[in-house]
RNA sequence: GGUCCUGUGGCCCAAUGAAUAAGGUGCCUGACUACGAAUUAGGAGAUUGCAGGUUCGAGUCCUGUCAGGAUCG
Numbered sequence: 001g002g003u004c005c006u007g008u009g010g011c012c013c014a015a016u017g018a019a020u021a022a023g024g025u026g027c028c029u030g031a032c033u034a035c036g037a038a039u040u041a042g043g044a045g046a047u048u049g050c051a052g053g054u055u056c057g058a059g060u061c062c063u064g065u066c067a068g069g070a071u072c073g
Base pairs, nucleotide, nucleotide: 001072002071003070004069005068006067007066010025011024012023027043028042029041030040031039049065050064051063052062053061
């Protein structure tokens, strides 16, 4: 340098072009407990890497770009 894959809450990971972007873990608050852990109820936390485009509508399709990885030379 060429080709391909990945990028979504702190971390992990879903979502057929259309519902409030689901879930796990962690965090916060309450219940429980002598206290904690566990359990349980609730809550906060996402410009879906970035910039454009297509579309009535984009996490999803297209272009560019950045980061990481694989592979070829």